Overview
A computed fold for a 360-nucleotide RNA from uncultured Desulfobulbus sp., annotated as Bacterial RNase P class A. Taxonomically the source falls in Desulfobulbus (Bacteria, Pseudomonadati, Desulfobulbia, Desulfobulbaceae). Its Rfam family is "Bacterial RNase P class A". From the family's description: Ribonuclease P (RNase P) is a ubiquitous endoribonuclease, found in archaea, bacteria and eukarya as well as chloroplasts and mitochondria. Gene Ontology terms of the family: ribonuclease P activity, dimeric ribonuclease P complex and tRNA processing. The RNAcentral record of the sequence draws on MGnify. Model confidence (mean pLDDT): 78 of 100.
């Protein structure tokens, strides 16, 4: 730093599923939680809804190149930090543009000057001199950013030269930016030549690239389908008295009707499936630095809804403890947890125990 184990054989009662069986509820035989089933964070399969194409808006990913069904997951690798080291954390864009930037400090972004240096030059005083000058001072003008001071973070770095002081002003190297060539699939590395050096921070501010994304989840949905009470059709139909149309009224004729009866659909109860052969396991062989892929042998491995997979017992092993004639005896103690449509991952818990492989 990665990986494995996660007590074991057997008896006894029990629980669920599947096969056989017959005398139909009994016998036989078979299988029956995890390495994380968890957390519900991420990605898919799967189904139903929705969708003409494009854009706009929103959201997530963020070195790079590979793995994959796909991922915000993995392997490799490349830059930068950290450690003496094995290892290990960080990662688009701040020179398109806009916004912020607390305390402190002079100054947090058109730089600027508190204590400082310095005053060449320009002015004041004093000297010398006829004058022109010159020397001494003052620290006003003004010049400066070494030094110090404050913060996480101060405008390239520390050295020589230069200069009143001082400064990429100069000049070597370092770092930067531009340009070019060479290596790698690439992120990048190495070199050469120009450039005095612009361009503080922040993008979990806005935004700006580049890639990706419609919802909604097995309570998805798909079949069968009571009882009761609706709904649709059709046949029969007692009175026509107090129903409608025709009519000026009346008979008449048509439609309605109560009620009997057949049929046809919708949907609940409740069954059935989705739902256990898979992006499947284990060996072995090949390909790859590795993740991971291919080939071939064998194998079938929980399927419930009041949601089984439990209990007890012996023997044994492992760890602790005490005691020992060193042969062993006696007592303890063994975590996390616990499928609910299914897969790949992340992350969390995890008693004891092994096991590779590296460093100090």
């Nucleotide at each position: 730093u990665g990986a494995a184990u996660g007590c074991a054989u057997g008896g006894u009662c029990g629980c669920u599923c599947c096969g056989g069986u017959c005398u139909c509820g009994g016998c036989c035989g078979g299988a029956g939680a995890g390495g994380a089933a968890a957390g519900u964070c991420c990605g898919a399969a799967c189904a139903c809804c929705a969708c003409a194409g494009g854009g706009c808006g929103c959201g997530g990913u963020g070195g790079u190149u590979c793995g994959u069904a796909a991922c915000g997951c993995g392997a490799a690798c490349g830059u930068u930090g950290g450690g003496c080291a094995a290892c290990u954390g960080a990662c688009g864009g701040a020179a398109a543009g806009u916004g912020c930037c607390g305390c402190a400090g002079a100054a947090a972004a058109u730089a600027c000057a508190c204590c400082g240096c310095c005053g060449a030059u320009g002015g004041g005083g004093c000297g010398u001199g006829c004058a022109a000058a010159c020397g001494c001072u003052c620290a006003c003008a003004g010049g400066u950013a070494a030094g110090g001071u404050u913060g996480a973070a101060a405008u390239g770095g520390g050295g020589a030269g230069g200069u009143a002081a001082g400064a990429g002003c100069u000049c070597a190297c370092c770092g930067c930016c531009u340009c070019c060539a060479u290596g790698g699939u690439g992120a990048c590395a190495u070199g050469g030549a120009g450039g005095g050096c612009a361009g503080g921070g922040u993008a979990a501010a806005c935004c700006c690239c580049a890639c990706c994304g419609g919802g909604u989840g097995c309570a998805a949905g798909a079949c069968c389908a009571a009882a009761u009470a609706g709904g649709g059709a059709g046949g029969c139909g007692u009175u026509u008295g107090a129903g409608g149309a025709u009519g000026g009224c009346c008979c008449g004729u048509c439609c309605a009707a109560a009620g009997c009866u057949u049929c046809c659909g919708g949907g609940u109860a409740g069954g059935u499936u989705g739902c256990a052969a898979g992006a499947g396991a284990u060996g072995c062989c090949g390909g790859g630095c590795a993740a991971c892929c291919g080939g071939u042998a064998u194998c079938c491995c929980a399927g419930u809804c009041a949601a089984a997979u439990g209990a007890u017992c012996a023997u044994g092993g492992u760890c602790c403890g005490u005691c020992u004639u060193c042969g062993g005896a006696c007592g303890g103690a063994a975590a996390c947890a616990g499928a609910a449509u299914u897969c790949g991952g992340c992350u969390u818990a995890u008693a004891a125990u092994u096991c590779a492989c590296c460093c100090c």